[in-house]
Context: one part of a larger RNA
RNA sequence: UGACGGGGGCCCACACAAGCGGUGAAACAUGUGGUUUAAUUCGAUGCAAAGCGAAGAACCUUACCAGGGUUUAACAUGUCCUGAAUCCUCUUGAAAGAGAUAGGUAUCUUUAGGAACGCGGAUACAGGUGGUGCAUAACUGUCGUCAGCUCGUACCGUAAAGUGUUGGGUUAAGUCCCGCAAUGAGCGCAACCCUCGUGUUUAGUUAUCAUUGUUGAGUUUGGAACCCUGAACAGACUGUCGGUGAUAAGCUGGAGGAAUGUGAGGAUGACGUCAAGUCAUAAUGCCCCUUAUGCCCUGGGCGACAAACAUGCUUCAAUGGCCGGGACAAAGGGUCGCGAUCCCACGAGGGUGAGCUAACCCCAAAAACCAGUCCUCAAUUCGGAUUGCAGGCUGCAACUCGCCUACAUGAAGCCGGAAUUGCUAGUAAUCACCGGUCAGCCAUACGGUUGUGAAUUCGUUCCCAGGCCUUGUACA
Numbered sequence: 001u002g003a004c005g006g007g008g009g010c011c012c013a014c015a016c017a018a019g020c021g022g023u024g025a026a027a028c029a030u031g032u033g034g035u036u037u038a039a040u041u042c043g044a045u046g047c048a049a050a051g052c053g054a055a056g057a058a059c060c061u062u063a064c065c066a067g068g069g070u071u072u073a074a075c076a077u078g079u080c081c082u083g084a085a086u087c088c089u090c091u092u093g094a095a096a097g098a099g100a101u102a103g104g105u106a107u108c109u110u111u112a113g114g115a116a117c118g119c120g121g122a123u124a125c126a127g128g129u130g131g132u133g134c135a136u137a138a139c140u141g142u143c144g145u146c147a148g149c150u151c152g153u154a155c156c157g158u159a160a161a162g163u164g165u166u167g168g169g170u171u172a173a174g175u176c177c178c179g180c181a182a183u184g185a186g187c188g189c190a191a192c193c194c195u196c197g198u199g200u201u202u203a204g205u206u207a208u209c210a211u212u213g214u215u216g217a218g219u220u221u222g223g224a225a226c227c228c229u230g231a232a233c234a235g236a237c238u239g240u241c242g243g244u245g246a247u248a249a250g251c252u253g254g255a256g257g258a259a260u261g262u263g264a265g266g267a268u269g270a271c272g273u274c275a276a277g278u279c280a281u282a283a284u285g286c287c288c289c290u291u292a293u294g295c296c297c298u299g300g301g302c303g304a305c306a307a308a309c310a311u312g313c314u315u316c317a318a319u320g321g322c323c324g325g326g327a328c329a330a331a332g333g334g335u336c337g338c339g340a341u342c343c344c345a346c347g348a349g350g351g352u353g354a355g356c357u358a359a360c361c362c363c364a365a366a367a368a369c370c371a372g373u374c375c376u377c378a379a380u381u382c383g384g385a386u387u388g389c390a391g392g393c394u395g396c397a398a399c400u401c402g403c404c405u406a407c408a409u410g411a412a413g414c415c416g417g418a419a420u421u422g423c424u425a426g427u428a429a430u431c432a433c434c435g436g437u438c439a440g441c442c443a444u445a446c447g448g449u450u451g452u453g454a455a456u457u458c459g460u461u462c463c464c465a466g467g468c469c470u471u472g473u474a475c476a
Stems, first nucleotide, its partner, number of pairs: 001476002003473003007470005015460002019423005025315002028312005034305002042053002064300007077124005082118002089100004108113001127289002130287003136283001138278003141274001143272001148187006154163002167178003193266004198234007208223003240254005303442001316416001320375002323372001325370002332363003337356002342351003382413001387408002390405004429452002432449004
C1' cells in the first nucleotide's frame, strides 16, 4: 500500500421489511447431468451453464455412426499434354459413382495462337468443425450504470509511498459548495443521441371533417377547424415566491404549467477483476493428419430413458366453464408473397382468383370485456394427458421423427414440505395480437405491440451485495 475481520462509524440497492403474484405438488414442453448406444457430434457448469450457441435437427443442415466409394481431390493458383464447352440416350447401383452409344461445332485473331470451360497425367500444393481459449488478436459475460480510477507539476517522507481524492455540508453521482500544501488536468458521472408525453408553423394522399348517397360503405362534391401522418421549431432551467441552511451548495412547501426538480423508457458500461467464455462465426502462432483426422453418397443418430436437476406452459375451477349474440386496439409482415369474394366440406382444408410492390388491397377474427342461456360444488359441462380410428397440409420423402382437424377415450391433479424467486405505477398481475428464423414444424421459446389494471413501502435492527472513512492483523 492492499486484502481480510462472526471490529467500529456513515451511506446505498426490491437487500430486508410491508404487499401482490409465482417456483418447489400434478401432467406436458424444452434444456442439462447421468445411464444406454454402432453413434446418441461439439461447446457452455455457483452467482455470471442448463427454452444457452440453436432467429426453427425428417433429407439437407451435420460436425457423429454403419456401409458404399474417392485420392491433385468438393474448392484456389502455377506449369505441361489434349478436347471447344453445353447437350441426347442406354446399362448397373440404395445413391454417390462406374461403364457405353450417337451427333456436333461457336467466338476473337496476325491462322502462330489466345480467352472461357471439360477429360486425363505429373508436381508444387489444396483440405481438416483435428489439438491448444493456459500461445493469441477480436468479440462477450461479470462485479456494475457501482462512483469510482488515474496523471502533470509541487510539497512531504531515507524509501515503499503519501498529499491532491481526506475534513464540514449536500447529491442519484469524486454532483456541487465551503475549508485545506496543494494547484491544475484526464478517463468515468451528467449533458449532447433515439422513443414517448404538450403546443405552434408547414404539408394534405392512400388518412380526416361537413355535404351527397344508400340496406350499408371516404362512394361523390367542397374543405384544412379537428383526428392522424411527416418535417421544422418552441417548451423545464430550481427560472419564480415563502420557509430553512453558513449570506453557499442544497433541502422543503406553493404558484404557473401538458410535464418538475434526472419528466418516463432506451442506447451509452471508466481503470481493472475472474489465466472467466469462445481456436465450432470468421482471423491466427505452434503441434498433428495427408490412399486420411481430407472429400462424395445412402441409411441411421443428434428425438434413446429407470430415476435426478433447471426454465416454462396448462391446471386443480363458480371472481369460473360451455353456448350463441354485441363492442373497442397498437405494432408488424406481404410478389418464389399476402390472398378478399363466392362455392364445397362438421372441420383441418379444397376449388375459384378480385385487389395489393401497400396510410390504398390482404394477413385480420383482437381477446380478456358487456348483456343473456345452461351448469350448482361434484374429480363435475373442472382439467386436459394418453390412446384408438378416420382424414387434411407441406415436402422427392412424414416408419424411426412433422404440424393440423373430426369422432371416441377422459390419466394425474382439490392450491403444493423444507426452501426459493420477480416486482415500487400504467409497474406487478392478467388478456390477446404480430414478427424473425421458416417448404413444413415439434414456438408452451425468443423479440416486440396494444387492452384491462392493483396492493404496499413504518423504516434500516437483521440477511445478501456494494461504496467511503477508520481500526486490528503471525496474510501478500

Small-subunit ribosomal RNA, 3' major domain from Ehretia macrophylla, 476 nucleotides, folded computationally. Lineage of the source: Eukaryota > Embryophyta > Spermatophyta > Gunneridae > Ehretia. RNAcentral holds the full RNA, with entries from SILVA.